[in-house]
Context: one part of a larger RNA
Molecule: small-subunit ribosomal RNA, 3' major domain
Organism: uncultured bacterium
RNA sequence: UGACGGGAGCCCGCACAAGCAGUGGAGUAUGUGGUUUAAUUCGACGCAACGCGAAGAACCUUACCAGGACUUGACAUCCCGAGAACCCGGCGUAGUGGCUGGGGUGCCCUUCGGGGAAUUCGGUGACAGGUGGUGCAUGGUUGUCGUCAGCUCGUGUCGUGAGAUGUUGGGUUAAGUCCCGCAACGAGCGCAACCCUUACGGUUAGUUGCUACGCAAGAGCACUCUAGCCGGACUGCCGUUGACAAAACGGAGGAAGGUGGGGACGACGUCAAAUCAUCAUGCCCCUUACGUUCUGGGCUACACACGUACUACAAUGGCGAAAACAAAGGGAAGCGAUGCCGCGAGGUGGAGCAAAUCCCAUAAAAAUCGUCCCAGUUCAGACUGCAGGCUGCAACCCACCUGCACGAAGUUGGAAUUGCUAGUAAUCGCGGAUCAGCAUGCCGCGGUGAAUACGUUCCCGGGCUUGUACA
Numbered sequence: 001u002g003a004c005g006g007g008a009g010c011c012c013g014c015a016c017a018a019g020c021a022g023u024g025g026a027g028u029a030u031g032u033g034g035u036u037u038a039a040u041u042c043g044a045c046g047c048a049a050c051g052c053g054a055a056g057a058a059c060c061u062u063a064c065c066a067g068g069a070c071u072u073g074a075c076a077u078c079c080c081g082a083g084a085a086c087c088c089g090g091c092g093u094a095g096u097g098g099c100u101g102g103g104g105u106g107c108c109c110u111u112c113g114g115g116g117a118a119u120u121c122g123g124u125g126a127c128a129g130g131u132g133g134u135g136c137a138u139g140g141u142u143g144u145c146g147u148c149a150g151c152u153c154g155u156g157u158c159g160u161g162a163g164a165u166g167u168u169g170g171g172u173u174a175a176g177u178c179c180c181g182c183a184a185c186g187a188g189c190g191c192a193a194c195c196c197u198u199a200c201g202g203u204u205a206g207u208u209g210c211u212a213c214g215c216a217a218g219a220g221c222a223c224u225c226u227a228g229c230c231g232g233a234c235u236g237c238c239g240u241u242g243a244c245a246a247a248a249c250g251g252a253g254g255a256a257g258g259u260g261g262g263g264a265c266g267a268c269g270u271c272a273a274a275u276c277a278u279c280a281u282g283c284c285c286c287u288u289a290c291g292u293u294c295u296g297g298g299c300u301a302c303a304c305a306c307g308u309a310c311u312a313c314a315a316u317g318g319c320g321a322a323a324a325c326a327a328a329g330g331g332a333a334g335c336g337a338u339g340c341c342g343c344g345a346g347g348u349g350g351a352g353c354a355a356a357u358c359c360c361a362u363a364a365a366a367a368u369c370g371u372c373c374c375a376g377u378u379c380a381g382a383c384u385g386c387a388g389g390c391u392g393c394a395a396c397c398c399a400c401c402u403g404c405a406c407g408a409a410g411u412u413g414g415a416a417u418u419g420c421u422a423g424u425a426a427u428c429g430c431g432g433a434u435c436a437g438c439a440u441g442c443c444g445c446g447g448u449g450a451a452u453a454c455g456u457u458c459c460c461g462g463g464c465u466u467g468u469a470c471a
Stems, first nucleotide, its partner, number of pairs: 001471002003468002007466007015456002019420005026311008034302002042053002064297007073127001077126002079123004086103006107116003129286002132284003138280002140275003143271001145269001150189006156165003169180003195263004200231007209221003234257001237251005313413001317372005329360003334353002339348003379410001384405006426448007
């Protein structure tokens, strides 16, 4: 100087406590281990792997397996030869590969012999190609401690030196935040602020929005709203405490009060952390194959174990009837209205809309009325049968949806364990990316809307000071 302590002091965090809702039991979905398999491609493994890469495996994807094919190659550059390009076929095959027929000649230069550009085919070799290995050779990117308050430097001073000081101390703060003191004086990366969003107001603008109205036309921009600019919050004001400081507490005014709420933003470094399969790349390896291509299969297997979710076990509920109130998004190979057909999924048809105009699009929970009367039930919906629908070349392996029938486990879950401090938890629906089709996942949006926090003794993690028989 570090590291460490079942040493000490001070402080913080949904860390504990106080609460609410869960997980662990059931069924299903999904990921992983294991096992199996011709193959079940590969990676990720305490926190920080396991609804993770994958924002979507029927073919493709696809890297795996079986079988069939190609060898200058599916892709790039150079050289030689031929034909412009291109279009329409036929045979054969599981399909690719393979065999073969017809049409068709353009543009630029020209001494009319030919040459050239683009593109295709054939040949030659330089080469291409590799999701083959090494993340312990690397770049780049990322996770984590941790949005924790720390990490350092210059000069000076002290010490033989490693180093120390500054950065320690007294207060204070979310903060190495600020004040005071001090052999230190300054500075940098972090903190904060500057950025976005949300909450209030003003102003400008006024269509597709808004308004008086039963509707339209016409009129208007007061209101709602949209989107630009500006204001507003600074411990600024008052009081108390404090060291006359920094600051803390209370109050006023205010839409908002002491960082107003949320986001983006992640210091020096740690873990030889993750990634050679995004990409790039050193070295090694393959080169008629570890490259390329096609058909089919697999990634979807299933005695079992674990993680993450969804749905329930019901009366604060289920079912039926009639009927309110959103926000944020998406739309042209698209969204698709009114109407008609169908119990329904859906079909038909094609108005309008490149969208404040039209469409997706009825928000649902809530409130009202009726019924069920505590039961494996009018709870729950797995599994299965039949009949259909949609997407797609194709739903057997292996998609999703609808109707009818069937009606399993499950009566609140052991030890243990997770999240959350306010418009939060819990609960309710809506949208989007991916996408032909496929969402209980992910990313967003709004509706309804709690309980509790005495406190820091203890568990976990972290910061500062101190101690040390460790380096």